Model confidence (mean pLDDT): 85 of 100. This is a predicted structure of a 477-nucleotide part of an RNA (small-subunit ribosomal RNA, 3' major domain) from a metagenome.
Context: one part of a larger RNA
RNA sequence: UGACGGGGGCCCGCACAAGCGGUGGAUCAUGUGGUUUAAUUCGAAACCACGCGAAGAACCUUACCUGGAUUUGACAUCCUCGGACAGCUGUAGAGAUACAGUCUUCGUAGCAAUACGACCGGGAGACAGGUGCUGCAUGGCUGUCGUCAGCUCGUGUGGUGACAUGUUGGGUUAAGUCCCGCAACGAGCGCAACCCUUGUCCUUAGUUGCCAGCAUUAAGUUGGGCUCUCUAAGGAGACUGCCGUGGUUAACACGGAGGAAGGUGGGGAUGACGUCAAGUCCUCAUGGCCUUUAUAUCCAGGGCGACACACGUGAUACAAUGGACGGUACAGAGGGAAACGAAAUCGCAAGAUGGAGCUAAUCUCAAAAAGCCGUUCUCAGUUCGGAUUGGAGUCUGCAACUCGACUCCAUGAAGUUGGAAUCGCUAGUAAUCGCGGAUCAGCACGCCGCGGUGAAUACGUUCCCGGGCCUUGUACA
Numbered sequence: 001u002g003a004c005g006g007g008g009g010c011c012c013g014c015a016c017a018a019g020c021g022g023u024g025g026a027u028c029a030u031g032u033g034g035u036u037u038a039a040u041u042c043g044a045a046a047c048c049a050c051g052c053g054a055a056g057a058a059c060c061u062u063a064c065c066u067g068g069a070u071u072u073g074a075c076a077u078c079c080u081c082g083g084a085c086a087g088c089u090g091u092a093g094a095g096a097u098a099c100a101g102u103c104u105u106c107g108u109a110g111c112a113a114u115a116c117g118a119c120c121g122g123g124a125g126a127c128a129g130g131u132g133c134u135g136c137a138u139g140g141c142u143g144u145c146g147u148c149a150g151c152u153c154g155u156g157u158g159g160u161g162a163c164a165u166g167u168u169g170g171g172u173u174a175a176g177u178c179c180c181g182c183a184a185c186g187a188g189c190g191c192a193a194c195c196c197u198u199g200u201c202c203u204u205a206g207u208u209g210c211c212a213g214c215a216u217u218a219a220g221u222u223g224g225g226c227u228c229u230c231u232a233a234g235g236a237g238a239c240u241g242c243c244g245u246g247g248u249u250a251a252c253a254c255g256g257a258g259g260a261a262g263g264u265g266g267g268g269a270u271g272a273c274g275u276c277a278a279g280u281c282c283u284c285a286u287g288g289c290c291u292u293u294a295u296a297u298c299c300a301g302g303g304c305g306a307c308a309c310a311c312g313u314g315a316u317a318c319a320a321u322g323g324a325c326g327g328u329a330c331a332g333a334g335g336g337a338a339a340c341g342a343a344a345u346c347g348c349a350a351g352a353u354g355g356a357g358c359u360a361a362u363c364u365c366a367a368a369a370a371g372c373c374g375u376u377c378u379c380a381g382u383u384c385g386g387a388u389u390g391g392a393g394u395c396u397g398c399a400a401c402u403c404g405a406c407u408c409c410a411u412g413a414a415g416u417u418g419g420a421a422u423c424g425c426u427a428g429u430a431a432u433c434g435c436g437g438a439u440c441a442g443c444a445c446g447c448c449g450c451g452g453u454g455a456a457u458a459c460g461u462u463c464c465c466g467g468g469c470c471u472u473g474u475a476c477a
Base pairs, nucleotide, nucleotide: 001477002476003474004473005472007471008470009469010468011467012466013465015461016460019425020424021423022422023421026316027315028314029313030312031311032310033309034307035306042053043052064302065301066300067299068298069297070296073127077126078125079123080122081121082120083119087102088101089100090099091098092097106117107116108115109114129291130290132289133288134287138285139284140280141279142278143276145274150189151188152187153186154185155184156165157164158163169180170179171178195268196267197266198265200236201235202234203233204232205231206230209226210225211224214223215222239262242256243255244254245253246252318418322377323376324375325374326373327372328371334365335364336363340357344353345352346351384415389410390409391408392407393406394405395404431453432452433451434450435449436448437447
């Protein structure tokens, strides 16, 4: 000087408390461990692994296993020889591939010979290849402490020196934020602000958007209009600016006015010096090592989907604030050309036929759901719950056996609110309700977004956890 203490002081955080809803019990989905297996590819491991890499394993993907093949190779550059290649058909085969047939004969320069180039095939070797090892050789990227308020430097000063001072102290703040004081005076990286979005108003603009008044219609449908809504560009607005009180005539705190908004207005992006030899050599890049008729490459089938069990994360429930049936209302944000697909018709339905329109403020996905108005069920393992299984189908796709999603009929399991323990959340939040998107042929209870309805509680900081500052002890570094 640090680190540590079941030392002290001050302070903060959904850290506790106060509340609301869960997890832990059930079934299923998914990830992991374990076990099994020819293989169940690999990585991730307290917090910071476990719906994680994977924004989508039937083939492919795919790295694994079994079997069948290839050896200058699936891919790159160079040399040489030959030729267009591709495609199509047939035979053998699981296919890779092999053989046969058919078809075809590239471009530029040049009169031509020929030269060069692209592509394909044969050959030789330099080499290719490796999701093989090492994240404890690395770059890059990422997690975490933590959006915590810290981390440092120059000069000066003090000390023999390590180092200290500044950065401590008194106040204050979300903040090393600011004020005052002070052997310090300044400065840098962080904080804040600048950026995006949302909340109010104004200006400009008016189609595909909107409709106040006029006419018209089944309908903003049409004429007309651009007031309003909205859209999207530019501005205004909030600064403790004003008033009062407290405070050191300070920083600042509390109350008030005006205001759409008030003291960082809400949300986001933004992550200091560093820590964990944290994670990743399987995104990529890369040193070294290893492999080179195999640890490379191609193919078919299988596996990654196994199942006594254990754990994590979720979905659905156990019902009446509910289930079922009928009627009826109101979003936002997105996607759409090998796409979205309307009306109409058929089917109980999944869906099929159909093809209008739309390169989308125009057309379409598209029905929002909870809600509201009625009817019914009457507390039961039920008209709750939907697992499981049987049958029949639909769709995607060469192909749904291993191993897809969905529909209908039948079946109707566990489950009556969950032990110890444990998680999230402070406001348009929790809870609850649906909608969209990425990936994607198909496949979502996951993920990322969007809006609808919309609470309760916070006395307080003694205690648990994490963190910041000062101080103290130390046989630790």